[in-house]
């Protein structure tokens, strides 16, 4: 300088408060007990739970993708394989298929994937600086140009042929649960990249979320049932409409008054607002010992109960101790003084991932 991993997130006491539970009390209140995190965060995955939907099958759409293991599951974890990066400790990888098909590969370049391709050069024909043919060995372009080196061969060349090297495919053997690795043989076979382009293959997938949802319930509108009551005038065949007010009713203790007067009445049902209760915290839970395993993780024994608020409590301050840093003194053990402690704040609950962040420790390069 860097890489990997782990631990903690101050402790005890006093005073004053906040919230939940228990006990006592008629109440006021008193006593006792519990009271944030490693990420409570982002809400990115996966579950439980709740409601809605759903015969079955298919299409579409979306997700995942080396192997084995763990796990309830996961876009999760562990180990290993293959590939890549780093001097190294170590880290990273959506890592099925590119000879199923279609399309793409900027700029430059003659040509960007087809046994393709002739810009310069080289070789041959030709009188030729015209034209035609051959050639991918040399040059040039490019991220990438169709195996490499050497020899033979040829007009010049070329796996055209040969040796060695690299790779591909096929066959066989060995090791491994497997991905795969190693070895041997054959075929001149050398056929680029990208699937986080469409696509193909395999597997998987209903939607919304605790403001889910259930219950109680002052209220309003609309709805249902029963009761009470159903008078007069006008228009009209009627249905119905308009007006009046007697009985009666509503408001009110009563009168006046106002309104209704066939319903703006009474009662009940129902409805569901405010509000309240449940959901709500014991759960795939936590701690610890032993055992199995490289590990993730699992098994057995023992112990523990650990926030449930709803505009939302979990705080403030003091003392002492511990830790880190600074200053001064001392050879030193240490002494005195001062300062500091990050990120952050439960809201149904778990398992992960990611992000934020202080201090210390261990191992390694």
């Nucleotide at each position: 300088a860097g890489c990997g991993g782990g631990u903690c997130a101050g402790g005890u006491g006093a005073u004053c408060g906040c919230u939940c539970c228990c006990c006592g009390g008629a109440a006021a209140c008193g006593g006792g007990g519990g009271g944030a995190g490693g990420a409570a965060a982002g809400u990115c995955c996966g579950a439980g739970c709740u409601c809605c939907g759903c015969a079955g099958g298919g299409c579409a759409a979306g997700g995942c993708g080396g192997u084995c293991c763990c796990g309830a599951a996961a876009c999760g974890g562990g180990a290993c394989a293959g590939g890549g990066g780093g001097c190294g400790a170590c880290c990273c990888c959506a890592u099925g298929g590119a000879c199923a098909g279609u399309g793409c590969c900027a700029c430059a370049g003659a040509a960007a994937a087809g046994a393709a391709g002739a810009c310069c050069g080289c070789c041959c024909c030709g009188c030729a600086c015209a034209g035609g043919g051959g050639u991918a060995a040399g040059g040039g372009u490019g991220a990438a140009a169709c195996g490499g080196u050497g020899g033979g061969g040829u007009a010049a060349g070329a796996g055209c042929c040969c040796a060695c090297c690299a790779g591909a495919c096929c066959c066989g053997g060995c090791a491994g649960c497997g991905a795969u690795g190693c070895c041997g043989g054959g075929u001149g076979c050398u056929u680029g990249g990208a699937a986080a382009a469409c696509c193909c293959c395999g597997c998987c997938u209903g939607g919304a979320g605790c403001a889910a949802g259930a219950c109680c319930a002052c209220a309003u509108a609309g709805g249902g049932a029963a009761g009470c009551g159903u008078c007069c005038c006008c228009c009209g065949c009627a249905a119905g409409g308009g007006g009046g007010u007697a009985a009666g009713g509503a408001c009110g203790g009563c009168c006046c008054g106002u309104c209704c007067g066939a319903g703006a009445c009474u009662u009940c049902c129902g409805g569901g607002u405010a509000g309240g209760u449940c959901g709500c915290u014991c759960g795939u839970g936590c701690c610890u010992u032993c055992g199995a395993g490289c590990a993730a993780u699992c098994g057995a024994g023992g112990g523990c109960c650990c926030a449930g608020a709803u505009a939302a409590a979990u705080g403030a301050c003091c003392a002492c101790c511990a830790c880190u840093c600074c200053c001064g003194g001392g050879c030193g053990a240490c002494c005195g003084g001062g300062a500091g402690a990050a990120c952050a704040g439960a809201a149904c609950u778990c398992g992960g991932c990611u992000u934020a962040c202080g201090a210390c420790c261990c191992g390694c390069u």
This is a predicted structure of a 365-nucleotide RNA (Bacterial RNase P class A) from a soil metagenome. It matches the Rfam family "Bacterial RNase P class A". From the family's description: Ribonuclease P (RNase P) is a ubiquitous endoribonuclease, found in archaea, bacteria and eukarya as well as chloroplasts and mitochondria. RNAcentral holds the sequence, with entries from MGnify. Its mean pLDDT, the model's own confidence on a scale to 100, is 79.